[in-house]
Large-subunit ribosomal RNA, domain IV from a Pseudomonadota bacterium, 362 nucleotides, folded computationally. The full RNA is in RNAcentral, with records from ENA. Its mean pLDDT, the model's own confidence on a scale to 100, is 83.
Context: one part of a larger RNA
RNA sequence: CCAUGGUCAAGGAACUCGGCAAAUUGACCCUGUAACUUCGGGAUAAAGGGUGUCUUGGUCGGUCAGGGAACUCGCUUCCCAAAGCUGACCAGGAUCGCAGGGAAAUGGGCCAAGCGACUGUUUAACAAAAACACAUCACUUUGCGAAGUCGUCAAGACGACGUAUAAGGUGUGACACCUGCCCGGUGCCGGAAGGUUAAGGAGAGAGGUCAUCCCGACUUGUCGGGAGAAGCUUCGAACCGAAGCCCCGGUAAACGGCGGCCGUAACUAUAACGGUCCUAAGGUAGCGAAAUUCCUUGUCGGGUAAGUUCCGACCUGCACGAAUGGUGUAACGACUUGGUCACUGUCUCGACCAUGGGCUCG
Numbered sequence: 001c002c003a004u005g006g007u008c009a010a011g012g013a014a015c016u017c018g019g020c021a022a023a024u025u026g027a028c029c030c031u032g033u034a035a036c037u038u039c040g041g042g043a044u045a046a047a048g049g050g051u052g053u054c055u056u057g058g059u060c061g062g063u064c065a066g067g068g069a070a071c072u073c074g075c076u077u078c079c080c081a082a083a084g085c086u087g088a089c090c091a092g093g094a095u096c097g098c099a100g101g102g103a104a105a106u107g108g109g110c111c112a113a114g115c116g117a118c119u120g121u122u123u124a125a126c127a128a129a130a131a132c133a134c135a136u137c138a139c140u141u142u143g144c145g146a147a148g149u150c151g152u153c154a155a156g157a158c159g160a161c162g163u164a165u166a167a168g169g170u171g172u173g174a175c176a177c178c179u180g181c182c183c184g185g186u187g188c189c190g191g192a193a194g195g196u197u198a199a200g201g202a203g204a205g206a207g208g209u210c211a212u213c214c215c216g217a218c219u220u221g222u223c224g225g226g227a228g229a230a231g232c233u234u235c236g237a238a239c240c241g242a243a244g245c246c247c248c249g250g251u252a253a254a255c256g257g258c259g260g261c262c263g264u265a266a267c268u269a270u271a272a273c274g275g276u277c278c279u280a281a282g283g284u285a286g287c288g289a290a291a292u293u294c295c296u297u298g299u300c301g302g303g304u305a306a307g308u309u310c311c312g313a314c315c316u317g318c319a320c321g322a323a324u325g326g327u328g329u330a331a332c333g334a335c336u337u338g339g340u341c342a343c344u345g346u347c348u349c350g351a352c353c354a355u356g357g358g359c360u361c362g
Base pairs, nucleotide, nucleotide: 001357002356003355004354005353006352007351008350010348011347014346019343027051028050029049030048031047036041038174053094054093055092056091057090058089059088060087061086062085063084066080067079068078069077070076071074108341109340110339111338112337113336114335115333116332120132121131137171138170139169140168141167142166148158149157150156175328176327177326178325180258181257182256185255186254187251188250189249190248191247194246195245196244200240201239205235206234207233208232209231212227213226214225215224216223217222218221259277260276261275262274263273286320287317298314299313300312301311302310
């Protein structure tokens, strides 16, 4: 010097991002216990008091020899109850002793706010949470060889030896009060009149080949040129062809979206009101400098001597907002933030002790 454990005058968070760590609290008994509340809780709330051992007396018990009574006569029921042993309480005395305090187990408490209802789950080895799950609610698919999933487009299996109060998918996330407007875009569902449209069908027509015929040339049976039926073959226009798309309608607890400018009231300011442009519709209730507010330490109030945090308001919401849920909410939380009492070596400011290590010497 390091690690672990222990002690400390006075002060008591001045430490620090932050009371991190430590300390306080703690068991049992008695008293007592607020707001709020879903009436269960909150609650061990908070707060206050008591406590070792032995012994004496008293009171109330336990055990029980024995006694009594009753009957259904029993290992029955009921009543009384000595001694011994023993429990609780009350009062007194004694005693050990380091002279002070009692071994051990063993919550610090309270107030306010945020988030998540809760118990649970999670990043094995930096994250335990406000993340996931959850009961609840809603939408949607599925009529049974179900949908869906696995599998080689299989057999087969799960779903399920279940049957719509079921099963699958998606979102939301107890509970309370609620959940507004928009279907123009995208998606999904329904519709089938019209438009578009594949393979396929259909084959108008066109080309190639060619029996044969025509023309020309000559070396008279050959060469060159042309026309060309049937067959074979290569293309191929109308026309008939589904779903889909276009189209028509529905649907937002589907994906999503939810305006601008100008003017106006007899102080000023503001604008219930008016005008105008655009839109599918222009954000309702509630909340709001918020886990969301840039400007910003917004402004006002509270708390402090002093408060970029915190709490209550305001609303100018850069850029809240209603199951991507909105606003509340008792209880709960090794959650997050602020405050307070107690407590302390966190600190002022350091000191000492014990054990182990380091270091020096041997």